A computed fold for a 1418-nucleotide RNA from an uncultured bacterium, annotated as small-subunit ribosomal RNA. Rfam family: Bacterial small subunit ribosomal RNA. Gene Ontology terms of the family: ribosome and structural constituent of ribosome.
RNA sequence: AGAGUUUGAUCCUGGCUCAGAACAAACGCUGGCGGCGUGCCUAACACAUGCAAGUCGUACGAGAAAGUCGGCUUCGGCCGAUGAGUACAGUGGCGCACGGGUGAGUAACGCGUGGGUAAUCUACCCCUCGGUCAGGAAUAACCCGCCGAAAGGCGGGCUAAUACCCGAUAACACUGACGCUCUGCGGAGUGUCUUUCAAAGAAGGCCUCUGUUUACAAGCUUUCGCCGGAGGAUGAGCCCGCGUACCAUUAGUUAGUUGGCAGGGUAAUGGCCUACCAAGACAAAGAUGGGUAUCCGGCCUGAGAGGGUGUACGGACACACUGGAACUGAAACACGGUCCAGACUCCUACGGGAGGCAGCAGUGGGGAAUAUUGCACAAUGGGCGCAAGCCUGAUGCAGCGACGCCGCGUGGAGGAUGAAUGUCUUCGGAUUGUAAACUCCUGUUAAGUGGGAAGAAAGACCAGUGUCUAAUACAUGCUGGGGAUGACGGUACCACUAGAGAAAGCACCGGCAAACUUCGUGCCAGCAGCCGCGGUAAUACGAAGGGUGCUAGCGUUGUUCGGAAUGACUGGGCGUAAAGAGCGUGUCGGCGGUUUCUUAAGUCAUCUGUUAAAUCACUCGGCUUAACUGAGUACUUGCAGGCGAUACUGAGAGGCUAGAGUGCAGGAGAGAAAGGUAGAAUUCUCGGAGUAGCGGUAAAAUGCGUAGAUCUCGAGAGGAAUACCGGUUGCGAAGGCGGCCUUUUGGCCUGUUACUGACGCUUGAGCGCGAAAGCGUGGGGAGCAAACAGGAUUAGAUACCCUGGUAGUCCACGCCGUAAACGAAGAUCACUGGAUGUGGGUCUUGCUUAGCAAGGUCUGUGUCGAAGCUAACGCGUUAAGUGAUCCGCCUGAGUAGUACGGUCGCAAGAUUAAAACUCAAAGGAAUUGACGGGGGUCCGCACAAGCGGUGGAACAUGUGGUUUAAUUCGACACUACGCGAGGAACCUUACCUGGGUUUGACAUGUAACUGCUACCGAUAGAAAUAUUGGGUUCUGUAGCAAUACAGACGGUUACACAGGUGCUGCAUGGCUGUCGUCAGCUCGUGUCGUGAGACGUCGGGUUAAGUCCUUGAACGAGCGCAACCCUUGCCGUUAGUUGCUUGUCGUAAGGCGGCACUCUAGCGGGACUGCCUAGGAAACUAGGAGGAAGGUGGGGAUGACGUCAAGUCCUCAUGGCCCUUAUACCCAGGGCGACACACGUGUUACAAUGGCGAGGAACAGAGGGAUGCGAAGUCGUGAGAUGGAGUCAAUCCUUGAAAACUCGUCUAAGUUCAGAUUGUAGUCUGCAACCCGACUACAUGAAGUUGAAAUCGCUAGUAAUCGCAUAUCAGAACGAUGCGGUGAAUGCGUUCUCGGACCUUGUACACACCGCCCGUCA
Repeated sequence: AGAGUUUGAUCCUGGCUCAGAACAAACGCUGGCGGCGUGCCUAACACAUGCAAGUCGUACGAGAAAGUCGGCUUCGGCCGAUGAGUACAGUGGCGCACGGGUGAGUAACGCGUGGGUAAUCUACCCCUCGGUCAGGAAUAACCCGCCGAAAGGCGGGCUAAUACCCGAUAACACUGACGCUCUGCGGAGUGUCUUUCAAAGAAGGCCUCUGUUUACAAGCUUUCGCCGGAGGAUGAGCCCGCGUACCAUUAGUUAGUUGGCAGGGUAAUGGCCUACCAAGACAAAGAUGGGUAUCCGGCCUGAGAGGGUGUACGGACACACUGGAACUGAAACACGGUCCAGACUCCUACGGGAGGCAGCAGUGGGGAAUAUUGCACAAUGGGCGCAAGCCUGAUGCAGCGACGCCGCGUGGAGGAUGAAUGUCUUCGGAUUGUAAACUCCUGUUAAGUGGGAAGAAAGACCAGUGUCUAAUACAUGCUGGGGAUGACGGUACCACUAGAGAAAGCACCGGCAAACUUCGUGCCAGCAGCCGCGGUAAUACGAAGGGUGCUAGCGUUGUUCGGAAUGACUGGGCGUAAAGAGCGUGUCGGCGGUUUCUUAAGUCAUCUGUUAAAUCACUCGGCUUAACUGAGUACUUGCAGGCGAUACUGAGAGGCUAGAGUGCAGGAGAGAAAGGUAGAAUUCUCGGAGUAGCGGUAAAAUGCGUAGAUCUCGAGAGGAAUACCGGUUGCGAAGGCGGCCUUUUGGCCUGUUACUGACGCUUGAGCGCGAAAGCGUGGGGAGCAAACAGGAUUAGAUACCCUGGUAGUCCACGCCGUAAACGAAGAUCACUGGAUGUGGGUCUUGCUUAGCAAGGUCUGUGUCGAAGCUAACGCGUUAAGUGAUCCGCCUGAGUAGUACGGUCGCAAGAUUAAAACUCAAAGGAAUUGACGGGGGUCCGCACAAGCGGUGGAACAUGUGGUUUAAUUCGACACUACGCGAGGAACCUUACCUGGGUUUGACAUGUAACUGCUACCGAUAGAAAUAUUGGGUUCUGUAGCAAUACAGACGGUUACACAGGUGCUGCAUGGCUGUCGUCAGCUCGUGUCGUGAGACGUCGGGUUAAGUCCUUGAACGAGCGCAACCCUUGCCGUUAGUUGCUUGUCGUAAGGCGGCACUCUAGCGGGACUGCCUAGGAAACUAGGAGGAAGGUGGGGAUGACGUCAAGUCCUCAUGGCCCUUAUACCCAGGGCGACACACGUGUUACAAUGGCGAGGAACAGAGGGAUGCGAAGUCGUGAGAUGGAGUCAAUCCUUGAAAACUCGUCUAAGUUCAGAUUGUAGUCUGCAACCCGACUACAUGAAGUUGAAAUCGCUAGUAAUCGCAUAUCAGAACGAUGCGGUGAAUGCGUUCUCGGACCUUGUACACACCGCCCGUCA
């Protein structure tokens, strides 16, 4: 110090969330030790039990008992002493108002801070002055009696005091009167006279004085007391200034209320109380009311300013079961006192009584949650006492709780074969990991043994010495001495012993935010603070391994501050993000021109007092360190006072004229109100003329009209509004204002500078104005027109369109008070470059002068723009710039401008104005795309113009569906459907049924055994296969040989493994389709922009083309386009067999000759807008010439960045998953060929531009051929058979091309059209044509007569039409791929349909319009 999250991306606004620190905490997992702190935040709920306030015999009276001892005894007991003047109780004094607890109440002089008290008190304590005389009457205790269960009470009697009472005396006290001095004028001090008020003794000592009498007090003295007065100290009371949280959806409150006079009361002021008098007092600077809350020093956080908080410690206040009251006292309206009332609990003999833990422990209850019925008065402090001492749950300690802070430990060093295990793996290894084992050490803590503090020194006592005294008593000051006293605790601490021995967890690992892999799971289980993970390859779930962080703790939850400048004083905003009130006027308030003097309130400087201590900070010190703690310093930002300064602000006084206003002279205007008036138009009425329609619409209909409409002429009535002028012209505060005239009236502008002399600006409240619609009363009503009616449109049409039509619109008066009341821009003042229009004045100059032009100036109103500002868009002297003053308003979105309450209103409604709950966004501006039944430009057989089809029929083929044991699988808009398949009878084959095999049909390796196997047979079987017969494997070495070893090859067995057309094309590679052969897609540098991005690539032309030219913040480049490649069209050249044939021979076949031509196939040429004309800046376009070919000549191949999670795991390859006597492999048969139906693609037709026949007679190209093509000839009606010449092919074969041409026939019909279907008989291929082939012959002769909606192809050698060939292939094309023959029509053109390209525009879309999204219903 920031980060995540809105978007495809960006900038901004804006909320939500996180990282930090803290806690009187709680919960989960875990837990070794010690120190110091801390511990009912909830029920101020109820409390059993014990303790928490007593003490004094030196104030007073009375006064035991047990026990012991002695004596007596009738042996029952009695007496005395001691215990003991002790215990208990009582009178009296002091204390009990402190200490301790709690935070219910309280929004207040309660608290904080600073003052006042001349309006006061203060026991005990200190200092000081004076005194302490003389009497009296009671009473408790005690005794007796009585009542009562008890608590307790009553009556009679005895007695004391430092208890009580009377009296005397007393002052500088008090009361009153009269003077003097001082004063802040309220009083204070002081003098004289006057009135009134006191007391108590106790203890010790002594005999000097006095008295008794020889040690006593009534005497003396000391100490402690007592009384009166003065002062101090301490504490307390009361009063005042300032500060002290929320709600205005609480706006008015108050009768003792506010003040006065008199009195009462109090320690004291005061309506504190009473009587009388007056009518005041408080309040928008928030009274009154409501809800909440003890306040502060401090504590937490924060850079600070602030925000939150008030536990522990300290100060104040309040309270003591709840409410009320007083008594005593110096002090209480009293926690462990009294009285009354209430609730609750307990006792009871039912008559009546007792009690108050918010003291310390403890119990129940509540709760997420908070401890021991401990020890001691040893220390510190308190009460009483002369003292000893007693009391003290204050306090000091201990116990429990990781609740917090702090410290320590759980070992240290070495140790690589980097052991084992675990995990991962690309199988090589990596990691766990110096970690362990192992070796050598150390000894904290815990354990054991032993030692062992400080906290304790006073008081008391003794001695010495001083003071008081008559005194050596007593008492006391100082000095010295020394005994006693420890809860904690045998604790802290120290030493020794043994021994690594007893001591590590928790959370996290997708980003924020440090840390990654495997397995499991499969939108399930689950996670999650925010964003978000999980739908079969999850670093996000669960587990494991590894890692990261912290560590006796770690996480979670809760709360506070921070980050959040997200309430902005420091330090924000309001054109469009939330936010300027619709406008004016205007009191309080806030702010205010220039100058002089005074003052010194603000302000500034300095000093004084205070700001308690503790805390925080710094320095130094004490516990081994730290936490903790001691001392000192600093700080305490505030308040109050004193003395100064006077620039600014304020206040007072006096001037000025630049602000503001008045006067004078002019000016413009739809400014306002009232009255009058004018013409045009609509409608209606009357009259004339006139006839069949009018009206209305995209088209109609409703409607009007023969009872005379519309149209037209004339006359009249009535209401409303004012064409042209008219203009980003004018006026007004805004709303708003438009014929003309008159009257009344407001504001503004200009000129001059006469007058006033700051009179100003803003403005909560108040008051007024305020479009349209609406409301009330009364008029008016032509046109228009909500509602309503009818007609259309439509699926519907409560709409848009049409015909009618009522409120209303108009006027008067009164309400309403809102609008996108908008410049979405509050008002006022000042300053800050310009350019160019226009309205109203004025000055100067010029001229062609009732005027025009130029320049200056003032005031309005527009456009463009410097600087600057802005998130950007944009604003820019009319600021959204730079400053000043005042007001209003905003603080995530939705709920909601809603509910409730208040106010206003006749009502409608207006105004003021929330919350629960839900979400992580909502939003602004701009960018790139995509889209638009937006715009512009352009292209394409896209439409149009044409030609021919499909859709109807039959058949073929593919698909869906259905069926089936199986009908294997894939492909689904264009871009699936004669597609994969360029060829399913078996095979193919992946499917089904049945029969079989299990290291396997196929590959590699290891081990063992073995020598077969191939081949030829037999048996069984549907076959696979099984059984069986024959069958001496080869090479090398050794050996005579048998044989042995080694190798090759093969088999058997066992392992690894093979195998899978099983799944995932949404894990992939490769390949392919499509947009699209469309003209696009990008980059480098540079420039612009905060940025996403833009420019370049846009604009103007041009092109088939981002093709080229040109301008320009662009300059260049790449992939595409084009060209290069193939083919075709012309020519040349080279070559000349199998091709060709000018020549020659020959009847012909053919030979010879030749290479001119055709042809073949190599190499070249040719076309480049090169030339001309016109246009043009150029690019280029149009036309022309020449040329075989002319403007990319025709055709092909060639497919940019990318899109569709497009297609394919069944071509192939491949990750993961799955099967492994089966999802693998072999075999036979079946199926892929089914068939009510639907669709796609085709073939053949429906006929005469034709069919048939025959006689005739033509003309191709490109291919293929050795398991091949197969001639002639012969046979067959034919398919074909036979045959086998020739041919490895420019040679032979395929091979008769067909349509076209010629002739004849048919004559409009289901035919001499069409050929499906079916029967019979055949041919061919093939192990095999039943399921299930093709073809032939004869016979049969179906539908079909040109095809609805809709839809396809084609722009020239094209469509259409005709045949031929090939691949696959044993056989099996109406399909596919090629080839040639014949050979058209049309194109005005780009409005429309579809698709595409570029520019531009809108957008709430970005999965991108098959989007997004609203309402109702379930």